[in-house]
RNA sequence: ACAUCUGACGCUGGGAGAGACCGAGCUAUUCGGCGCCGAAGGAGCAACCGCCCCAGGAAACUCUCAGGCAAAAGGACCGCGUCAGUCGA
Numbered sequence: 001a002c003a004u005c006u007g008a009c010g011c012u013g014g015g016a017g018a019g020a021c022c023g024a025g026c027u028a029u030u031c032g033g034c035g036c037c038g039a040a041g042g043a044g045c046a047a048c049c050g051c052c053c054c055a056g057g058a059a060a061c062u063c064u065c066a067g068g069c070a071a072a073a074g075g076a077c078c079g080c081g082u083c084a085g086u087c088g089a
Stems, first nucleotide, its partner, number of pairs: 005085007013078002019034001021033004035069003041065001042063003048057002
């Protein structure tokens, strides 16, 4: 210096689902009610890993606490770039 893996940041890149529901109030930060969504986060279990036995890790599955159901914002994941770390040569 390069490659693999991991993490962070950037792009104004791509990015789904579900009522612009009803009433009150109001300028959209609210309250109440009903109906929904899963891809922030969180929790649970499972294949699997691990283990003498336990313990432990573990999903885009499940739950819906949180969040969301016009736009905006957010958004797992993907792409590109940069930085750092780890491992190997």
The RNA shown here (Glycine riboswitch aptamer) has 89 nucleotides. The sequence was found by an Rfam model in a public genome assembly. The coordinates come from a structure-prediction model, not an experiment, and the mean pLDDT is 76.